[in-house]
RNA sequence: GACCGACAAGGGCAAACCUGCCGAAAGGCAGGGACGCAAAGCCAUGGGUCUAACGUCCGUUAAGAACUAUGACCGCCAGGCAUCCGAA
Numbered sequence: 001g002a003c004c005g006a007c008a009a010g011g012g013c014a015a016a017c018c019u020g021c022c023g024a025a026a027g028g029c030a031g032g033g034a035c036g037c038a039a040a041g042c043c044a045u046g047g048g049u050c051u052a053a054c055g056u057c058c059g060u061u062a063a064g065a066a067c068u069a070u071g072a073c074c075g076c077c078a079g080g081c082a083u084c085c086g087a088a
Base pairs, nucleotide, nucleotide: 004086005085012037013036017032018031019030020029021028022027035075041081042080043079045078046077047076048073049072050071055067056066058064
């Protein structure tokens, strides 16, 4: 240094839910709050999942239905970058 991950040490993040704000929504941000996480640190590059505003199309008095990311999720998987500690 790498692999690895302890009933170690110092710590870190923060699910659901509640409140406020943004957004068409998915979801995001802030505060509270802890389900959990050795990367639950960062990146949307590949796959996957979610939403469907615009658009296309079906139908029509209409309502509505279907398809579709350019939107979102890194706490879905993989990959890339970076990283505290140091037992077996």

Notes
The RNA shown here (c-di-GMP-I riboswitch aptamer) has 88 nucleotides and comes from a Bacillota bacterium. Its Rfam family is "c-di-GMP-I riboswitch aptamer". Rfam describes the family as follows. GEMM was predicted in a large-scale screen for bacterial structured RNA regulatory elements. Taxonomically the source falls in Bacillota (Bacteria, Bacillati).